[in-house]
Context: one part of a larger RNA
RNA sequence: UGACGGGGGCCCGCACAAGCGGAGGAGCAUGUGGCUUAAUUCGACGCAACGCGAAGAACCUUACCUGGGCUUGACAUGCAGCUGCAGUCCUGAUGAAAGUCGGGAUGCCUUCGAGGGUGCUGCACAGGUGCUGCAUGGCUGUCGUCAGUUCGUGCCGUGAGGUGUUUGGUUAAGUCCAGCAACGAACGCAACCCCUGUGUUUAGUUGCCACCCCCGAUGAUGAGUCGGGGAGCACUCUAGACAGACUGCCCGUGUAAGCGGGAGGAAGGUGGGGAUGACGUCAAGUCAGUAUGGCCCUUACGCCCAGGGCUGCACACGUGCUACAAUGGGAGUUACAGAGGGAUGCAAGACCGCGAGGUGGAGCAAAUCCUCAAAAGCUUCCUCGGUUCAGAUUGGAGUCUGCAACUCGACUCCAUGAAGUCGGAUUCGCUAGUAAUGGCGCAUCAGCUACGGCGCCGUGAAUACGUUCCCGGGCCUUGUACA
Numbered sequence: 001u002g003a004c005g006g007g008g009g010c011c012c013g014c015a016c017a018a019g020c021g022g023a024g025g026a027g028c029a030u031g032u033g034g035c036u037u038a039a040u041u042c043g044a045c046g047c048a049a050c051g052c053g054a055a056g057a058a059c060c061u062u063a064c065c066u067g068g069g070c071u072u073g074a075c076a077u078g079c080a081g082c083u084g085c086a087g088u089c090c091u092g093a094u095g096a097a098a099g100u101c102g103g104g105a106u107g108c109c110u111u112c113g114a115g116g117g118u119g120c121u122g123c124a125c126a127g128g129u130g131c132u133g134c135a136u137g138g139c140u141g142u143c144g145u146c147a148g149u150u151c152g153u154g155c156c157g158u159g160a161g162g163u164g165u166u167u168g169g170u171u172a173a174g175u176c177c178a179g180c181a182a183c184g185a186a187c188g189c190a191a192c193c194c195c196u197g198u199g200u201u202u203a204g205u206u207g208c209c210a211c212c213c214c215c216g217a218u219g220a221u222g223a224g225u226c227g228g229g230g231a232g233c234a235c236u237c238u239a240g241a242c243a244g245a246c247u248g249c250c251c252g253u254g255u256a257a258g259c260g261g262g263a264g265g266a267a268g269g270u271g272g273g274g275a276u277g278a279c280g281u282c283a284a285g286u287c288a289g290u291a292u293g294g295c296c297c298u299u300a301c302g303c304c305c306a307g308g309g310c311u312g313c314a315c316a317c318g319u320g321c322u323a324c325a326a327u328g329g330g331a332g333u334u335a336c337a338g339a340g341g342g343a344u345g346c347a348a349g350a351c352c353g354c355g356a357g358g359u360g361g362a363g364c365a366a367a368u369c370c371u372c373a374a375a376a377g378c379u380u381c382c383u384c385g386g387u388u389c390a391g392a393u394u395g396g397a398g399u400c401u402g403c404a405a406c407u408c409g410a411c412u413c414c415a416u417g418a419a420g421u422c423g424g425a426u427u428c429g430c431u432a433g434u435a436a437u438g439g440c441g442c443a444u445c446a447g448c449u450a451c452g453g454c455g456c457c458g459u460g461a462a463u464a465c466g467u468u469c470c471c472g473g474g475c476c477u478u479g480u481a482c483a
Base pairs, nucleotide, nucleotide: 001483002482003480004479005478007477008476009475010474011473012472013471015467016466019430020429021428022427023426026322027321028320029319030318031317032316033315034313035312042053043052064308065307066306067305068304069303070302073125077124078123079122080121081120082119085117087106088105089104090103091102092101093100094099108116109115127297128296130295131294132293136291138286139285140284141282143280148187149186150185151184152183153182154163155162156161167178168177169176193274194273195272196271198243199242200241201240202239203238204237207233208232212230213229214228215227216226217225218224246268249262250261251260252259253258324423328382329381330380331379332378333377340371341370342369345364346363350359351358352357389420394415395414396413397412398411399410400409436459437458438457439456440455441454442453
């Protein structure tokens, strides 16, 4: 100087407490361990591995296994020799295919220097998801969006080093103020960036429809309502610019910084959210994303192909979904979104089918066309029962994608109706448009094991006395036989 303490002081955080909803019990989905296997490819292992790499394993992917094949090779560059050679089309044998062995047709360009392209042979070499993340780069996780980490000069100390950065206030903050042998500065904090909340202005098409005009339907030729057109840019909206919030104003308090209250305001003291992650720690993770040193393989640890496996199941754990019902389930009826996506694509109206879906195809490279809510509301049935709860499992019949759904796809219909009556010890998330709850979209993708991930909107709470305790962290101080 650090680290540590079941030492002390001060402070913070959904850390506890106060609340709300879960997990742990059940069934299923998914990941992992274990076991099994010819193979169940590999990696990730407290927090910070386990719905993780994987934004999608039937073949492919694929790295694994079994079997069949190839050896300058599936791919790159160079050298030497040969080559009317590549390519295209037809075709025989063998084979699971890859491939191997053939047959036939057509077939080079050229400024003539031989060059260019192709194949074969040979040689250099290619190739390796083989090992080492404890040889590395790069990227990432974590402490932690915690408030810290340092430097120059000066001063102090023999020196390691200290001071500054400590102290008193204050703050979300090493934020600011006052003081001080320190005075300044850098990386962090904050601000600058994006979205959102208010207003003004500019611009009105594909957006909007108030006023005005016209037409049609209904009605009584009226008023009104509905549909269409014109006109219009008022409003909504879209997307550019600008304004707005600064403790600016008032009161109290304080040396000050600030704090408490108030006014005005759409918004008030960081308005809400995002992006942004200091010096460093964990020899943290990744040689399988790529790059890369070293080592290893070279008729194989390389390459191609078919089939299988990654989906195996006594069991154990993590993460989720669905439930156990009446704040519910069924039937009927009736509203209201946002953000996205769309060309071998999204697909309306219509028709067929109980349905998954099929036929057909208007429109749309899209503010134009298409895809587009559910919970909620209203009416009614069920009346507490393993039930009109719950839906696993199984049988049958189908639809769709795809060369192909046996291993091993999703979905539909009929039948079947299991466990489950709120879950031990323990444990997790969340402080407001949050939790809880309801649906919708997208990426990957032929299809899909998505109940996952990332977004979007609808409905919309309860509680926080407080900091004694548990966990993590910051500052000062103290002890130490630790470094």
The part of an RNA shown here (small-subunit ribosomal RNA, 3' major domain) has 483 nucleotides and comes from a metagenome. RNAcentral holds the full RNA, with entries from SILVA. Its mean pLDDT, the model's own confidence on a scale to 100, is 82.